[in-house]
RNA sequence: UAAAGAUAAAGCCAAACUUGUUGUGAAGCAGGGACGGAAAGCUACGGAUCUUAUAAUAGAUAGCCGGGCCACCUUU
Numbered sequence: 001u002a003a004a005g006a007u008a009a010a011g012c013c014a015a016a017c018u019u020g021u022u023g024u025g026a027a028g029c030a031g032g033g034a035c036g037g038a039a040a041g042c043u044a045c046g047g048a049u050c051u052u053a054u055a056a057u058a059g060a061u062a063g064c065c066g067g068g069c070c071a072c073c074u075u076u
Base pairs, nucleotide, nucleotide: 002076003075004074005073012037013036017032018031019030020029021028022027035063041069042068043067045066046065047064048061049060050059051058
């Protein structure tokens, strides 16, 4: 530097549900909790799904798929 990901080690994240809180809402944040995850790290670029009191040059989802960027461990 490239490829791969083991019933491995060390550590990491945290679905449903629930408590508090913000928001009209989809949802966000914090605590509890673990179904899972080898990028479940970051990014709304393409598709997809979802939301709306004021519906369009507006929002939400990165734990739906793809793209882009960065990275731990092990093996070759």